Record summary: The prediction has a mean pLDDT of 83. A computed fold for an 87-nucleotide RNA from a Pseudomonadota bacterium, annotated as c-di-GMP-I riboswitch aptamer. Of the family's consensus pairs, 90% are formed in the model.

[in-house]
RNA sequence: UGAACGAAGAGGCACACCUGCCGCGAGGCAGGGCCGCAAAGCCACGGAUCUCCCGGAAAAUCCGAGGACGAAAGCCGGGCUACCGAA
Numbered sequence: 001u002g003a004a005c006g007a008a009g010a011g012g013c014a015c016a017c018c019u020g021c022c023g024c025g026a027g028g029c030a031g032g033g034c035c036g037c038a039a040a041g042c043c044a045c046g047g048a049u050c051u052c053c054c055g056g057a058a059a060a061u062c063c064g065a066g067g068a069c070g071a072a073a074g075c076c077g078g079g080c081u082a083c084c085g086a087a
Stems, first nucleotide, its partner, number of pairs: 005085002012037002017032006035074001041080003045077003049071002051068003054064003
């Protein structure tokens, strides 16, 4: 120095929930907040999940090789990047 790893110190993030605003919705943003997190930083690439629409069906909470410049990175995998430094 690199990889791997995660002791310590400092610092960081922030589930549920509450308030306000935005969105048809899944959800998002801001403030508070704490379960937790060593990538809980970034990317929807694969799988799974969720929402709306369309279609099927008598109907549904069901179904679909259907549509979305829809959601979600704190579901799993993958890609990119990164602070500290004991064993």
Rfam family: c-di-GMP-I riboswitch aptamer. From the family's description: GEMM was predicted in a large-scale screen for bacterial structured RNA regulatory elements.